[in-house]
This record gives sequence, C1' cells and structure tokens, in this order.
RNA sequence: AACUUAUCCAGAGUGGCGGAGGGACUGGCCCAAUGAAACCCGACAACCAACACAUAAAAAUGUGCAUGGUGUUAAUUCCAGCAGAGUUAUUCUGAGAGAUAAGGA
Repeated sequence: AACUUAUCCAGAGUGGCGGAGGGACUGGCCCAAUGAAACCCGACAACCAACACAUAAAAAUGUGCAUGGUGUUAAUUCCAGCAGAGUUAUUCUGAGAGAUAAGGA
C1' cells in the first nucleotide's frame, strides 16, 4: 500500500514559536500579514489498552475514569462530484471517495 469492521450534523485556545500558505483530489465557496502550514503547550473526545464497579459459570457485555497508545481542535467530511425519488427552483435517500480507530494475513 491493499483488505475487514465501526464512526464521521456534538465538542475543543484572545497561548508560545513560525513567517505564506491552507481547507485530501476536481469544480465551487471559503480561511489567512487583525498572521496560513509545521512544531510545542493547553484543550476536546472516548476508538484501543489499563483500572474500578455492575451483570454473568465463563467467554463477554454495560457503566465510569482519563493513567497509557492514537485521534481531533473554522465552516456537517465546508458543499457538490455517482445513482435513485419527488421537483420550477431545490430537497431527500443511498453509494463512491476521503479521514480516524481497531483487527487479520
């Protein structure tokens, strides 16, 4: 890299550093010298592990916690991209793509 499963309308900074880009891709539309990315700290969350409690014969399940491993910290994954339904505009549903976690070979 590929595969499987789950989730993606909630939440989170008037910080430090840095100095021009960023929001995956394409098209839009945005953010940015009133300071982008990256990095540090803080914060949010609770996917996995640990721990505690409850149920259970056990496997396990649920709840809690926030110690460890990740993740996240503008806009619904910012919106659309493909298909279907109703429709004047446009709305809804599903898929695909993407992201994250865990797993197996």